This is a predicted structure of a 117-nucleotide RNA (SAM riboswitch aptamer (S box leader)) from a Gammaproteobacteria bacterium. The sequence was found by an Rfam model in a public genome assembly.
RNA sequence: AACUCAUUGAGACCGGCAGAGGGACUGGCCCUUAGAAGCCGGGGCAACCUUCGAAGCUAACCACUUCGAAAAGGUGCCAACUCCAGCGAAACCCGUCGAGGUUUCGGGAAAUGAGUG
Numbered sequence: 001a002a003c004u005c006a007u008u009g010a011g012a013c014c015g016g017c018a019g020a021g022g023g024a025c026u027g028g029c030c031c032u033u034a035g036a037a038g039c040c041g042g043g044g045c046a047a048c049c050u051u052c053g054a055a056g057c058u059a060a061c062c063a064c065u066u067c068g069a070a071a072a073g074g075u076g077c078c079a080a081c082u083c084c085a086g087c088g089a090a091a092c093c094c095g096u097c098g099a100g101g102u103u104u105c106g107g108g109a110a111a112u113g114a115g116u117g
Stems, first nucleotide, its partner, number of pairs: 002116007013042005021031003025086004043078003048074002050070007082109001087106007094098001
């Protein structure tokens, strides 16, 4: 690189350096010289791994499952639902019947974690 599983409508920003981009991709729509990306310092959010406790299971333990608590450690994150859509289906809407609109469901892609390798 790739594969597997879980999650993705919640939450959380200041300062310094820097100086034009950024929001994965494409389209849309946004953010941004009232300062983008990136780097540094500090702060915060969350609870995946983690730690602790309870229950279940067990002859008992381990392991596992569920629930609860914590935040020291490993990650992650701190505009907008993953910003929205992209492929398919269903229902509904329309003086315009369309390469139309709305909602819902499934899928794809992406991100993050844990594991495999």